[in-house]
RNA sequence: GCUUUACGAAACUAGGGUUCCGGCUUUCCAAGGGAAGUGACUGGUCCAAGGGUUUCGGGCCCUUUCAAGGGGUUCCACGGAGGGAUAAAAGCCCGGGAGGU
Repeated sequence: GCUUUACGAAACUAGGGUUCCGGCUUUCCAAGGGAAGUGACUGGUCCAAGGGUUUCGGGCCCUUUCAAGGGGUUCCACGGAGGGAUAAAAGCCCGGGAGGU
């Protein structure tokens, strides 16, 4: 310097904004409800981690009565700016990127 690999899914959390619900403000009203605004509104729906959690599966190794079953293991991981999607944003995606050790 180059190449390969560092597994997948689900549930959840840190976190995120504001399409919907709700809250709040203003307003109309037949007082049932409607309209507009607001996320420096706690919330519900929603999005959400390569480097967060848990579970299930997969891979590899050992054992076995060789069909099953059982056991072990699955390491390490600092990180911009900028851009993209969605209604919008983010630890989402670009990205185990650029860069650094």
The RNA shown here (Guanidine-I riboswitch aptamer) has 101 nucleotides and comes from Nitrosomonas eutropha C91. The sequence is in RNAcentral, with records from Rfam and Ribocentre. NCBI's taxonomy places the organism under Bacteria, Pseudomonadati, Pseudomonadota, Nitrosomonas, Nitrosomonas eutropha.